[in-house]
Molecule: glmS glucosamine-6-phosphate activated ribozyme aptamer
Organism: Clostridium fungisolvens
């Protein structure tokens, strides 16, 4: 240094980087000139970048481009994964038992109205590779709160 095994740590705008972009150094052109140098192009090496927060987990299986807005040069592109989607099971709600149906997932109806809620950024300082600290501003939603808002059949109880 490489390979194999074991153990530990670590996550969901999460992880990784061989395309691309950018930076530095060097080589060869190029151009100017008394001479040399810059912009620009090619090649090589190293490095940087490669999603800003809000929101999201009953269990199993399947597929797989899976919510919301902010920002705008690449938050491009690629690979992997993922709390979403569909089916089944279980559970909750619809005055009460049971069954079916519908909508949902342990704060467990859809929907409607009203209202609430960020970070990057910007400023300053620090820092000189791996991006920190403090202050400060603005969102949306299937998110939070309040109000409105709901079946069929059959039995029981009460009037």
């Nucleotide at each position: 240094u490489a390979u194999a095994a074991a153990a530990a740590u670590a996550a969901a705008g999460c992880g990784c980087c061989a395309g691309g972009a950018c930076u530095u150094a060097a080589u060869g052109a190029g151009g100017u000139u008394u001479a040399a140098g810059a912009a620009u192009c090619u090649u090589u090496a190293a490095g940087u970048u490669g999603a800003c927060g809000a929101g999201g987990a009953u269990g199993g299986g399947a597929a797989g481009u899976a919510u919301c807005g902010a920002g705008u040069u690449u938050u491009c592109g690629g690979c992997g994964g993922a709390u979403g989607u569909c089916c089944c099971a279980c559970g909750g709600u619809a005055u009460u038992g049971c069954a079916c149906u519908a909508c949902c997932g342990a704060g467990a109806a859809a929907g409607a109205u009203u209202g609430g809620u960020a970070a990057a950024g910007c400023u300053a300082a620090a820092g000189u590779a791996u991006a920190u600290u403090a202050g400060u501003a603005c969102a949306a939603a299937u998110u939070c709160a309040a109000u409105c808002a709901g079946g069929u059949g059959u039995g029981a109880u009460u009037u």